Small-subunit ribosomal RNA, 5' domain from a Candidatus Microgenomates bacterium, 487 nucleotides, folded computationally.
[in-house]
Context: one part of a larger RNA
């Protein structure tokens, strides 16, 4: 000098665009963040029609009606922290022995049959969460049998393996199965690269390799028996300490140094440890079990709970916001649609926190350089064209009036916002920090090694341009300055 998720201290008009718990990965009251599909299914309720009946109440049909449950997808995305990882990571480069739900492209099929369960009906236990026991039902739920393009095993003979229906008056349309190829996405090997420590020098039995087996979507000591005794290491192994990583930021001629916030990629974590289930896809934030500490209910018998999703709250800190609106774009999820969801996101609020950019007037205006501060050699000089005064102009605010694009025939949260026109009126808008040297800018009182000041030398003991205050004055300006960090 430069930067900075900054904090402090004085100060403070305005807009745009950004940006905002860096500490306790401390605990969390409330409310909302994952639903959806009624064109899969059997119910219930409601409303309208209709038969019976005096009525109650019963039968039948009907509906872009509501929905609890079976089913179907989707809750593996999006969103949050960075604890722990120094490599099972992550950056770039290569490889084989892999899977992929939805999507495209091809090829072939959708016959026939059964029995279960929820909901409902009924009895029981429970303070509640809840459970339990009969009875009966659906289905795109679940099993059988039948075919076999094809796929799978196998040299071969041969064995195994499949399906589901709904809408619609119909054309048809969405759907199921089975293979095959693609995209796309993921899992695995692997070569090089990736902080500091030797006051860590030896580490290692499933270690290091083979064979036979299990396991896996697949390769592999993943795992297991048996064998053999390997393996790594000063080209720094194991240990310790720190730390997500990358595009990339800052600085700097630059080589190199530092740092990894907010966006984009990847990792990991979900109260702390462990563990499988279901599914293409988890070992899963707002799913399921065990255990642990913690807070809540409780009829003590037992049960409930996990904001590092958004707001908000208390802590703890020098420090970091609204318990806002809106699904109007955009993207996602579910549906044949309308559509419903959607704290993702759009957009609003606060915070000079940062960048930018605009303003706080502008021209005249002295032989009376006014008054007043302040100095003074008492002559003056300086604030100073500065003020008054004159004339002029509205940027911005106010206040009227019009009024968006952004969305496709429709839909607008922002927003009566941005922008435009008009109207009065210099009006509504300057401070900081410095003034011995470094280093731009100096006089007066005041104090008297006191109070103080200081980034270094240093400065103050009766003339202090070094302290406090005043006048002038220099530097930035809605900001100034200080403090801390990098370079």
């Nucleotide at each position: 000098g430069g930067a900075u998720g900054a904090a402090c201290g004085c100060u403070g008009g305005c807009g745009g665009c950004g940006u905002g718990c860096c500490u306790u990965a401390g605990g969390c009251a409330u409310g909302c963040a994952a639903a959806u599909c009624a064109a899969g299914g059997g119910g219930a309720c409601c409303g309208c029609c209709u038969c019976c009946g005096c009525a109650a109440g019963g039968g039948g049909g009907u509906g872009a009606g509501u929905u609890a449950c079976c089913g179907g997808u989707g809750g593996a995305c999006g969103g949050g922290u960075g604890a722990g990882u120094a490599a099972u990571g992550c950056g770039u480069g290569g490889g084989a022995a892999u899977g992929u739900a939805c999507c495209u492209g091809g090829a072939a099929g959708u016959g026939g049959g059964a029995u279960a369960u929820a909901g409902c009906u009924u009895g029981c236990c429970g303070a509640a969460a809840g459970g339990u026991g009969a009875g009966g039902u659906a289905a795109u739920c679940u099993c059988c049998c039948a075919u076999g393009u094809g796929a799978c095993c196998g040299c071969a003979a041969g064995g195994u393996u499949a399906a589901a229906g709904a809408c619609g008056u119909a054309a048809g349309u969405c759907g199921c199965u089975u293979c095959u190829a693609g995209a796309u996405c993921a899992g695995c090997c692997u070569g090089c690269g990736u902080c500091c420590u030797a006051u860590c020098a030896g580490c290692u039995a499933g270690u290091u390799g083979g064979u036979g087996g299990g396991g896996u979507a697949a390769u592999g000591g993943c795992c297991u028996a048996c064998c053999a005794a390997g393996g790594c290491u000063u080209c720094g192994a194991c240990g310790g300490g720190u730390a997500g990583c990358u595009g990339g930021a800052c600085u700097g001629a630059g080589a190199g140094g530092u740092c990894g916030g907010u966006c984009a990629g990847c990792c990991a974590c979900a109260a702390u440890g462990g563990g499988a289930c279901u599914g293409c896809g988890a070992c899963a934030c707002g799913g399921c079990c065990c255990a642990u500490a913690c807070a809540c209910c409780u009829a003590c018998g037992g049960g409930u709970g996990g904001c590092a999703g958004c707001a908000a709250c208390c802590g703890g800190g020098a420090a970091u916001a609204u318990u806002c609106g809106g699904c109007a774009a955009u993207g996602g999820g579910c549906g044949a649609a309308a559509g419903c969801c959607u704290g993702a996101c759009c957009g609003a609020g606060c915070g000079a926190c940062g960048c930018c950019g605009c303003g706080u007037g502008g021209a005249g205006g002295a032989u009376u350089g006014a008054a007043g501060g302040c100095c003074u050699u008492c002559g003056g000089g300086u604030c100073g064209u500065a003020a008054a005064c004159u004339c002029c102009u509205u940027u911005u605010g106010u206040c009227u009036g019009g009024g968006a694009a952004g969305a496709u025939u429709a839909u607008g949260a922002c927003g009566g916002u941005a922008c435009c026109a008009g109207a009065a009126g210099a009006a509504u808008a300057a401070g900081c920090a410095c003034c011995u040297g470094c280093c731009a800018a100096c006089u007066a009182c005041g104090u008297g090694c006191c109070a103080g000041a200081a980034g270094c030398c240093u400065c103050g003991g009766u003339a202090a341009u070094a302290c406090g205050u005043a006048g002038g004055g220099u530097g930035c300006a809605a900001g100034c300055g200080u403090u801390a960090u990098c370079c």

The coordinates come from a structure-prediction model, not an experiment, and the mean pLDDT is 87. Its Rfam family is "Bacterial small subunit ribosomal RNA". Rfam links the family to the GO terms structural constituent of ribosome and ribosome. It was read from a public genome assembly.